[in-house]
Context: one part of a larger RNA
RNA sequence: GGCGCACGGUGGAUGCCUUGGCGUCAAGAGCCGAUGAAGGACGUGGCAUGACUGCGAAAAGCCUCGGCUAGCUGUCUAGCAAGCUUAACCGGGGAUCUCCGAAUGGGGUAACCCGAUCCGAUUCAUCUCGGAUCACGGCCGGCUGAACACAUAGGCCGGAUCGAGGGCACCCGGGGAACUGAAACAUCUCAUUACCCGGAGGAACAGAGAUUAUUCUCCUAGUAGCGGCGAGCGAACGGGGAACAGCCCAAACCGUCCCUACGGGGGCGGGGUUGUAGGGCCGGCGCACAGGAGUUUAGAAAUCAACCGGAUAGCCGAAUGGCCUGGAACGGCCCACCAGAGGGGGUGAGAGUCCCGUAGGCGAAAUUUGGUUGACUCCUGCCGGUACCUGAGUACCACGGGACACGUGAAAUCCCGUGGGAAGCUGGGGAGACCACUCUCCAAGGCUAAAUACUCUUGAUGACCGAUAGUGAACCAGUACCGUGAGGGAAAGGUGAAAAGCACCCCGAGAGGGGAGUGAAAUAGUUCCUGAAACCGUGUGCCUACAAGCAGUCGGAGCCUGGCUUGUCCGGGUGACGGCGUGCCUAUUGAAGAAUGAGCCGACGAGUUGCGUUCAGUGGCAAGGUUAAGUGACGGGAGUCACGGAGCCGGAGCGAAAGCGAGUCUGAAUAGGGCGACAUGAGUCGCUGGACGCGGACCCGAAACCUGGUGAGCUACCCAUGGGCAGCGUGAAGCGAGAGUAAAGCCUCGUGAAGGCGCGAACCUUCCUGCGUUGCAAAGCAGUUGGAUGACCUGUGGGUAGGGGUGAAAUGCUAAUCGAACCAGGAGAUAGCUGGUUCUCCUCGAAAUGCAUUUAGGUGCAGCCUCGAGUGUUUUGCUGUGGAGGUAGGGCUCUGAUUGGGCUAGGGGGCAUACCGCUUACCAACCCCAUUCAAACCGCGAAUGCCACAGCUUGAGAGCUCGGGAGUGAGACAGCGGGAGCUAAGUUUCGUUGUCAAAAGGGAAAGAGCCCAGACCCUCGGCUAAGGCCCCCAAAUCCAUGCUCAGUGUCAAAGGAUGUCGGAUCGCACAGACAACCAGGAUGUUGGCCCAGAAGCAGCCACCAUUUGAAGAGUGCGUAAUAGCUCACUGGUCGAGUGAUCCGGCGCCGACAAUGUACCGGGGCUCAAGCAUGGUGCCGAAGCCAGGGGAUUGCGCGCAAGCGUGAUCGGUAGAGGAGCGUUCUGCAGGCAGUGAAGCUGCCGGGGUGACCCGUGGUGGAGCGUGCAGAAGUGAGAAUGUCGGCAUGAGUAGCGUCAUCUCGGUGAGAAACCGAGACACCGUAAGCCCAAGGGUUCCUACGCAAGGUUAUUCCACGUAGGGUUAGGCGGGCCUAAGCCGAGGGCGAGAGCCGUAGGCGAUGGACAGCAGGUUAGUAUUCCUGCCCCACCUGUGGUGCGUUUGAUGCAAAGGGGUGACCCGGGAGGAUAGAUGGAGCGGGCCCAUUGGACAUGGCUCGUCCCUGGAUCGUAGGCGUCUGGAGGCAGGCAAAUCCACCUCCAGGUUAAGCGGAGGAUCCGGGGGAAGUGGAGACGUCAGUCAAAGCGAUUCCGUUGAGUCCAUGCCGGCUAGAAAAGCCUCGUUGCUAGUACCGUGGGUGCCCGUACCGCAAACCGACACUGGUGGGCGGCGGUAAGUACCGUGAGGUGUAC
Repeated sequence: GGCGCACGGUGGAUGCCUUGGCGUCAAGAGCCGAUGAAGGACGUGGCAUGACUGCGAAAAGCCUCGGCUAGCUGUCUAGCAAGCUUAACCGGGGAUCUCCGAAUGGGGUAACCCGAUCCGAUUCAUCUCGGAUCACGGCCGGCUGAACACAUAGGCCGGAUCGAGGGCACCCGGGGAACUGAAACAUCUCAUUACCCGGAGGAACAGAGAUUAUUCUCCUAGUAGCGGCGAGCGAACGGGGAACAGCCCAAACCGUCCCUACGGGGGCGGGGUUGUAGGGCCGGCGCACAGGAGUUUAGAAAUCAACCGGAUAGCCGAAUGGCCUGGAACGGCCCACCAGAGGGGGUGAGAGUCCCGUAGGCGAAAUUUGGUUGACUCCUGCCGGUACCUGAGUACCACGGGACACGUGAAAUCCCGUGGGAAGCUGGGGAGACCACUCUCCAAGGCUAAAUACUCUUGAUGACCGAUAGUGAACCAGUACCGUGAGGGAAAGGUGAAAAGCACCCCGAGAGGGGAGUGAAAUAGUUCCUGAAACCGUGUGCCUACAAGCAGUCGGAGCCUGGCUUGUCCGGGUGACGGCGUGCCUAUUGAAGAAUGAGCCGACGAGUUGCGUUCAGUGGCAAGGUUAAGUGACGGGAGUCACGGAGCCGGAGCGAAAGCGAGUCUGAAUAGGGCGACAUGAGUCGCUGGACGCGGACCCGAAACCUGGUGAGCUACCCAUGGGCAGCGUGAAGCGAGAGUAAAGCCUCGUGAAGGCGCGAACCUUCCUGCGUUGCAAAGCAGUUGGAUGACCUGUGGGUAGGGGUGAAAUGCUAAUCGAACCAGGAGAUAGCUGGUUCUCCUCGAAAUGCAUUUAGGUGCAGCCUCGAGUGUUUUGCUGUGGAGGUAGGGCUCUGAUUGGGCUAGGGGGCAUACCGCUUACCAACCCCAUUCAAACCGCGAAUGCCACAGCUUGAGAGCUCGGGAGUGAGACAGCGGGAGCUAAGUUUCGUUGUCAAAAGGGAAAGAGCCCAGACCCUCGGCUAAGGCCCCCAAAUCCAUGCUCAGUGUCAAAGGAUGUCGGAUCGCACAGACAACCAGGAUGUUGGCCCAGAAGCAGCCACCAUUUGAAGAGUGCGUAAUAGCUCACUGGUCGAGUGAUCCGGCGCCGACAAUGUACCGGGGCUCAAGCAUGGUGCCGAAGCCAGGGGAUUGCGCGCAAGCGUGAUCGGUAGAGGAGCGUUCUGCAGGCAGUGAAGCUGCCGGGGUGACCCGUGGUGGAGCGUGCAGAAGUGAGAAUGUCGGCAUGAGUAGCGUCAUCUCGGUGAGAAACCGAGACACCGUAAGCCCAAGGGUUCCUACGCAAGGUUAUUCCACGUAGGGUUAGGCGGGCCUAAGCCGAGGGCGAGAGCCGUAGGCGAUGGACAGCAGGUUAGUAUUCCUGCCCCACCUGUGGUGCGUUUGAUGCAAAGGGGUGACCCGGGAGGAUAGAUGGAGCGGGCCCAUUGGACAUGGCUCGUCCCUGGAUCGUAGGCGUCUGGAGGCAGGCAAAUCCACCUCCAGGUUAAGCGGAGGAUCCGGGGGAAGUGGAGACGUCAGUCAAAGCGAUUCCGUUGAGUCCAUGCCGGCUAGAAAAGCCUCGUUGCUAGUACCGUGGGUGCCCGUACCGCAAACCGACACUGGUGGGCGGCGGUAAGUACCGUGAGGUGUAC
């Protein structure tokens, strides 16, 4: 380490439970709100901090009327205190009811700020406080009243319970998509849907006939129709039901009042309301002591009373004891009782008789509601005449649209828009174009219950859920949390009967643990019932350190161990060693695949349901079958029964139809033919199942499209208002001077200071490199680069919004998202695509082909499969007989191609040429001879296959027909026959056969497709196939005969080779072959030519002859050429075979690759263990046989169960059949505290299997069985969902920088505290503001968690404390912008905008210094100073009816009031040096001197008054008088004009700083030490005292200064302040002094370049403004060092 066992931990499945949900039914109820809603904020308790509930400053409540009762002061949540007792609690009515919200006095960032008027409280008075009123719009009334005379608009006042806003669903109306479907798409569909908007109500809408229609429902009917006549859409008439209800105006006419322009008009009342017309008016008749209706819904309005019910609290309500078990009795047993009550719940386990209840009965002061009756109210005639009335820009028409089922159609009907435009009762509309006739009905005004829809409350109920379920939410959930926002949105139940929640002791710092105790149980001890699995352990039995792999299976030694019936018994654990053996799923021709998916475990997770159609099974009835809606009865209810025949299907067909009918249509037909009838009658309604259609339709999954909203706190651009840019350079224009010119220009010098100028910090940016890449960081760090007065950067507040914006343009940016944001919805879009799809057994079992397809990975039909019914051998095979045919082969006549030869037309060449010709080693037709080729050649022609018939065989999961259900339509390889290709491919495409696919077994080492062979199960039985038999490895080291030497065998070709064996043919050979050795190999001649030479041997020609035994005019070497050496050839020696060619068998060479032999599976093998031939045995499979068993099916028998006898039983897609299990229901009958379910074992059993039964342990309350029924019914995979736990791994990491020592505290110290040393920052890592955050601030205590380690510490936990303002900021003013009375526009929502208002980033505006706290200070205190208002007082001015002043008040004028850059000056802040002064320390020991000297610290700050008036600036001004047409009226003001005076280069204005004088306050080095504390070492510390003065140097981004100079881009508004007057009010008032008084609300802690903000973090990032010392180096805010100050920040 593995397996097993035992015991734990973790975890929270399972079982049981339910407080919570989800549906259904019934009854009842159905709007709330300016009398302030819905919804909130903030408060509210004796102890009350938080939260829920209740309530509202009268605050878990107050008053009253009822009910009920002995207890009560709500819950988490116990306790204490203090109380109440006709209390508490429940119900009816009333009171109070902060602030926000329509929100309504004005404003506003909801829950806040600021008012006005009247009244009141307080004050001398202001201030402050309380109460009431104060919005807008519409309507009504009144008053007033423009342009413009009347009038109107407008304005003002008043009135009303007017409107406003909210509300889940339902309803009506105005607008109105898209995905989708049509297999594309445009009409169409989705759909008059989603969504937006307006409005109403408890219902809405509609509705009382110019009818489509009051509404709802069942049918009619998926009919008639509509429809790219596609997809689809889809009535009505009529019938059955529910419910029922009808009325009122306008007009004619009459009366009355008012107005009148005399035409008439208007108000009120009467009258009147319809179509076979009615009404008015006139005439006649009639009468009411009548008839009818309503009863507060219309009509038609005001109620009231009585009675009977209901609702909102409640009350009464029968009946049991004993024994046993047990912790407990509600269980068991025995004996009783009640029942109009045996529904249900509770009580320590199953309770009619214990409790609450239940059946039944009773009950209301108050409010509310229904019904009945009455009072009360309303309506109603007949005949005749007359021709007065009966709804006008209407009906209708044209055009353009919409709605009607109806898409413009022949398109009626209804409704809009535009333009035309009637009749009027002798009239008008409709009846599906239109016309006629006929019938029917009266438009252009209005109201109207019920039947219907939805929600809530109460009650009942469920073959609904039971904590991953059921609502998102059983629990303090629309919460926590996420997001700027719209919006999104969780997890989380259980101790026990009762807290009896562990007193006490021990260990420990604690946490925790051990005892003890409680309890039936503590492994029920607080996230505590049960307590599974993954995962992590402890102990133990066996195994394991020479051994390779899906980890099992089969065999099996050893070791350990149980049982009894003790046996050759039955088991259990482990497993040395051996045989065989490449997971699962999916997708595929094909996966161990290195193709997909899964870390593991648990739970959840996918063919359902409604309607319709069709088929099958089954049941009822049957020429018939059946009801639907609804109604009734019964019942407590679920429901049952009855009624209901409207309708549907069938019973008759044929035809286009009229129509006819057992026939009919066609047709001239009595013909023929088609379709029917007959022969041969079956439907229909349920239930169940298969399939299909329409619905999301098996589940999960897009990218997208559309609708409505939310976003510009990121970023882009723009608007308004503010801010920022060290330092150093360069030196434009202009100007001055000089030189020069006729005058200029030009030139030189100076001055000057321009610039999208230069260098370079802050700031902005990011070219390059490196690091980083599970980071410090979802864009950073380091170095380097670019810009850095500009088209610059930046703060605050605003604007632009998705079919859009913005864009110096990159498709960039628009909140970490952009070729079209985000959120929600349509929505379960669609997905011919991918993935996934859950228990068992049995039977059969495919396809990857054809045709068609905007089709090719989809689909339709056919083919092939299955099930049922029918038929009954029709099927298959073999044999025989008879056929059709043109392939293989063959052939060359035909069609073409083709080689040689011959012959020979023709042609070419040559000769010749007048012609005729001749010739030819040229080409060549026909023909002849010989030789070939062909898919598209055939005078021939098979095998096989095919067709027909016959016989035999087969009786099979054979064939055929009809019907239900499919799947398949990607195929792969191999053999054969072809095409394409290269007679390439593991290529491609056909045909055919086989196998795989969907097939296991044996063989081929190993292998889908090859060979053998088709697995129902068992057997340590047998025989064989392919293939094998030396060992691995079962079987022959078998037999016989050859071959091979190459390890050929155990890869390969052309080609090569005296390998070897066999065969054949032809030579030579004892007359002596072949080889070897010896000898010869000559002569003409150096053949001729050629050549420098060429003599056998460069080359050309010839290749003769002679001598010989033989010898080439020469085979090779050789020479310059000769020579020389050889060969052929000949003789000799030798003595038997030798040579050539061809064929066959087996070998050899040819033969080179990458980790390692590595091309027999290995070892190894040589007369074989190789090859060949023959033979005999044997082995060898899941084949065959044998034995046993099971299932299916044919046949036979049998009523059946079953038996017998044959055959069969591999299987993917798929079809069919039979079962197991889970949850719930009914009936029957059971189990259970003597222990249910669940969980976990068994060394128990059963079944073919899914599974079932028994039993031990745990557990502690429910659960089975049989027969039926209903389903949220079975999990291993979906990158599934949720949870838990692993692995990686004690690994990476612990986030820029430095720590060390001593002491202290403490259980414990690297990190805490103190001290010392050292180090770091120092234009910051210091200090101060703004934003943002929201208690983080201070103190005490603490250490679980948080802190990247530890922690005694903390920005952590607990508790207590802390923020003090007339002067700081806001409340005043206005900018961009926003809102917006009236107004304009727009379907609506809404948009724009005047007056007006809001709105700082700007304007205005009165405080400084010091001290003080643990924690606040411009806020408290001290000192000095200031502002506004009120009220006195003094002075001055004005005024008191000729109206001052002030206010209302908003008006006029002035001021406020503004850019950029530049340089110079004067000051100050600051810095620095020196002296003086005040302290401290050092040196004095020396020969002398004590004088001095040295070092160091400090020497500061604020402020009042008076005088001076500097530097520098402005300065055609100031004052007066008069005029005056402008400043919307007025003006004494402003502007303009005239005159006078002063001043004209200095008056005047304004002005930092400074000086002088008189002051005031504080601080301070230090000194001092009262006093306090103390562990006696020391620590803290008040009062008091205390120098505080001068001179240099330097010197600002500050002040003078919004100045000055220059420039062009020409640079807010309003308030405030000053001044002027108009109208109204009025008696005092304004100013200057001086007293007294008043002065409100909000912010104020702390962090604030960061550990507190934005970045998920205690994150190397980001974040606006101010201060920011000294030294070094031209300068500098650069860089380096350092001061004050801060830090060493978390391994």
This is a predicted structure of a 1691-nucleotide part of an RNA (large-subunit ribosomal RNA, half A) from a Dehalococcoidia bacterium. The sequence was found in a public genome assembly. The source organism's lineage runs through Bacteria, Bacillati, Chloroflexota and Dehalococcoidia. Its Rfam family is "Bacterial large subunit ribosomal RNA". The coordinates come from a structure-prediction model, not an experiment, and the mean pLDDT is 81.